[in-house]
Context: one part of a larger RNA
RNA sequence: GCCGGGGAGUUCAUCCCCGUGGUGAGGCUAAGGGGGUUAAACCCGAAGCCGUAGGGAAACCGAUAUGCCCGCAGCAUCCAUUAAGGGUGCGAGGGGCAAGGUCUGAAAGGGCCUGGAAUCACGGGGAUGAAACUAGAAACCGGGCGAUCUAGCCCUGGGCAGGGCGAAGCCAGGCGAAAGCCUGGUGGAGGCCCGAAAGGGUGCUGACGUGCAAUUCGUUCCCCAGACCUGGGGCUAGGGGCUAAAGACCAAUCUAGCCCGGUGAUAGCUAGUUCCCGCCGAAAUAUCUCGCAGGAUAGCCCGGCCAGAGGUGGCUGAUGGGGUAGAGCACUAAUUGGGAAGCAAGGGGUCGAAAGGCUCCACUUCCCAGUUAAACUCCGAAUCCAUCAGCACCGUAGAAGGCCGGAGACGGGCGUGGGGGGUAAGCUCCCACGUCGCGAGGGGAACAACCCAAACUAGGGUUAAGGCCCCAAAAUCCUGGCUAAGUGCAGAAAUGGAAGGAGGUCCUCAGCCUAAGACAGCUGGGAGGUAGGCUUAGAAGCAGCCAUCCUCUAAGCAGUGCGUAACAGCUGACCAGCCGAGGCUGAGGGCGCCGAAAAUGGACGGGGCUAAGCCAGGUGCCGAUACCCUAGGUUGCAGCUCAUAUGAGCUGCAGCGGUAGGCGGGCGUUGCGGUUGGGCGGAAGCUGGGCCGUAAGGUCCAGUGGACCGACCGCAAGUGCAGAUCCCGGC
Numbered sequence: 001g002c003c004g005g006g007g008a009g010u011u012c013a014u015c016c017c018c019g020u021g022g023u024g025a026g027g028c029u030a031a032g033g034g035g036g037u038u039a040a041a042c043c044c045g046a047a048g049c050c051g052u053a054g055g056g057a058a059a060c061c062g063a064u065a066u067g068c069c070c071g072c073a074g075c076a077u078c079c080a081u082u083a084a085g086g087g088u089g090c091g092a093g094g095g096g097c098a099a100g101g102u103c104u105g106a107a108a109g110g111g112c113c114u115g116g117a118a119u120c121a122c123g124g125g126g127a128u129g130a131a132a133c134u135a136g137a138a139a140c141c142g143g144g145c146g147a148u149c150u151a152g153c154c155c156u157g158g159g160c161a162g163g164g165c166g167a168a169g170c171c172a173g174g175c176g177a178a179a180g181c182c183u184g185g186u187g188g189a190g191g192c193c194c195g196a197a198a199g200g201g202u203g204c205u206g207a208c209g210u211g212c213a214a215u216u217c218g219u220u221c222c223c224c225a226g227a228c229c230u231g232g233g234g235c236u237a238g239g240g241g242c243u244a245a246a247g248a249c250c251a252a253u254c255u256a257g258c259c260c261g262g263u264g265a266u267a268g269c270u271a272g273u274u275c276c277c278g279c280c281g282a283a284a285u286a287u288c289u290c291g292c293a294g295g296a297u298a299g300c301c302c303g304g305c306c307a308g309a310g311g312u313g314g315c316u317g318a319u320g321g322g323g324u325a326g327a328g329c330a331c332u333a334a335u336u337g338g339g340a341a342g343c344a345a346g347g348g349g350u351c352g353a354a355a356g357g358c359u360c361c362a363c364u365u366c367c368c369a370g371u372u373a374a375a376c377u378c379c380g381a382a383u384c385c386a387u388c389a390g391c392a393c394c395g396u397a398g399a400a401g402g403c404c405g406g407a408g409a410c411g412g413g414c415g416u417g418g419g420g421g422g423u424a425a426g427c428u429c430c431c432a433c434g435u436c437g438c439g440a441g442g443g444g445a446a447c448a449a450c451c452c453a454a455a456c457u458a459g460g461g462u463u464a465a466g467g468c469c470c471c472a473a474a475a476u477c478c479u480g481g482c483u484a485a486g487u488g489c490a491g492a493a494a495u496g497g498a499a500g501g502a503g504g505u506c507c508u509c510a511g512c513c514u515a516a517g518a519c520a521g522c523u524g525g526g527a528g529g530u531a532g533g534c535u536u537a538g539a540a541g542c543a544g545c546c547a548u549c550c551u552c553u554a555a556g557c558a559g560u561g562c563g564u565a566a567c568a569g570c571u572g573a574c575c576a577g578c579c580g581a582g583g584c585u586g587a588g589g590g591c592g593c594c595g596a597a598a599a600u601g602g603a604c605g606g607g608g609c610u611a612a613g614c615c616a617g618g619u620g621c622c623g624a625u626a627c628c629c630u631a632g633g634u635u636g637c638a639g640c641u642c643a644u645a646u647g648a649g650c651u652g653c654a655g656c657g658g659u660a661g662g663c664g665g666g667c668g669u670u671g672c673g674g675u676u677g678g679g680c681g682g683a684a685g686c687u688g689g690g691c692c693g694u695a696a697g698g699u700c701c702a703g704u705g706g707a708c709c710g711a712c713c714g715c716a717a718g719u720g721c722a723g724a725u726c727c728c729g730g731c
Stems, first nucleotide, its partner, number of pairs: 001731006011130013026050003033044003054061002066098005074090006099114006133272004140262006151236009160226001162194003165190001169186007199222002203219002206217002238254001240250002275666006285298005300408001301406006310394003314391008326379001327377002332373011346361006412436010441452003456632007466622003469607003475619001477618006488609002500594002504591010521578005527551003532546003557572001561570002633656010667720001669717010685704008
């Protein structure tokens, strides 16, 4: 991992609600007991419980069991109609007023209650308490078991090759007055040294690393007469021991051992939670909460009941409300420039002996002009809200509303628009709508939330978005234009590219020049006063400053740019000739170009395309679970027919995506009761196949097997498995 078997909302008590049934102003028995029975069933048994009256804290008080009105369904009747309908009367149920009891109050008024329905049983849903759907802690507490491992200590034994250094003491000699010193020898001290055994476990961060091994192997290293190593016996025990202290060690377990028990601890956390079909269908918000991984209440969903005619998120209009966008400076606050006034306090200057005066700054107030505001407003939309009216839509196939019961949910996400924060974010916080969540199908290359579009089933047709060269269904369709960049084939924006730049090319407009010859090109001229004056070493058109005239002319600057040390030289302006038709400048628009760098050659989905690109117009076609048609299933409602009831059939109309979740109806398993069947002439089970049912499933046949097994109506559950690192077994 697979297969087989096991495997999770149960039971009891109390309470609430619904359904069915019994009795009913009553209903019911509980336990023990009695009767009855083979045993049961069954009968008896009101102690008690609920109800029959309420109000009041209490004392206490204590009713009518009625009157009137409206009016749903229904019935009767009348009117009208193709049909729907309308009027009147009676009107169970329903609604309202009156009336009544009591409490409070001086009263008025107000609160609770009243025109009789309960109760018991069974079934279903829920709540609470219990282990309470199943599995899962780390922990906490109690009682025991452990020091054969290890820590420390006690008792009693054992062990430590060899070598080195050479303390005290002693002896001899020498010296000395002496104390004593020196030399030699002897001696053999030491938590001394080197180094086997023993013990340890330093580095290689070596080997090994599913190992030889839950700590080993190799080499190296520490230590080796001691606080040494070690055998045996003994002592200390769990909040306790022991500890040269590491929270180390106390039997591969230690920041509190192990075993059993309390125990099914608790877990707002995690995982799992078993057959089918049908109807409806959420929330991810608010408030409270030691609340933020949870819950409660409301909102939103589901089921049932009451009730009985209105309802509305749409459009238009009217009335009322608001202070946003914008705008403004009339208030408040801030602020710029100018001006005027003031001088109580501050600073500077000046006059004065001082007092004080004058003046400037600052400050204060006012005026003029101007700027700004979420916490300013003299103003003020759109929009929004409320009410009313009209329209539209929904509603007697039962709306709005109300009551009861059951939930789930309270991590939301994305898009568009509006807004707060942020440089920004696949960021964050709000609002509205849509969508995913819980939504399939078609398109978008792929792609929860983008576009089209809401899937009961089957068949056929038509379209939507989007497409129509091939992959790949449908145009190599038509008309006009643009692009040469593979631009592009992708879209409002976005590196899917910007600022910026360019005789790319197409279109439009304006101004000017032009047969008295434009523009470009070529040829020639481009002069004289003069090297203007100044400056300067020099300054001659051309470093710089000033001025910028005159002459000859077709024209030619006191010089446009190179150039020289300065000259020279080249060139431009300007003029003429040749040539012979458009030219120059500016503005705007379209499509392109450069700007343009990151893993393959490497990305329009691809092939590829010069249209199969872009712009504008047109025709046709393809294309969804959309829409239409046909047939069928099913749900709700209505009508008709049948039927004792539940119900069945037919017809019509409307519906049938769906997670959490609610509700309804079924299938299957085991056992029990009743009824009724099958089986050695072959039961169950197993294998293969046929048929039926929307499905869970059912049934038949054959083989195998070799003894039990069904059907129908009920009842009761240890009742359905793929998952839980689920449990057991097999492979």
Molecule: large-subunit ribosomal RNA, domain II
Organism: Candidatus Bathyarchaeota archaeon